[in-house]
RNA sequence: AGCUGAGAAAGGUUAACCAUCGGUAACGAUGGGACGCAAAGUUACGGGUCCCGCAAUCAAUUUUCUCUCCCAGGGGACUGCCGGACUGCCCGA
Repeated sequence: AGCUGAGAAAGGUUAACCAUCGGUAACGAUGGGACGCAAAGUUACGGGUCCCGCAAUCAAUUUUCUCUCCCAGGGGACUGCCGGACUGCCCGA
């Protein structure tokens, strides 16, 4: 440095649910609470799922407006759905 995780040691984290707050919503934050997790640490990069929007009142283009283009092409959430990338404790061969 790479690989591994049967058993240890030190720990870490926290699902569902409840309360409060934010949000149209998915969902997020804080506190409680622990189903679990060897990356259930970080990252929305790829896939997937979920929410909002639906014929111009949105997106693109433009300094702005109109025109033009297009005929939903958009915006968001989830990493404990899977994968990638980056980082990390200990033991063992």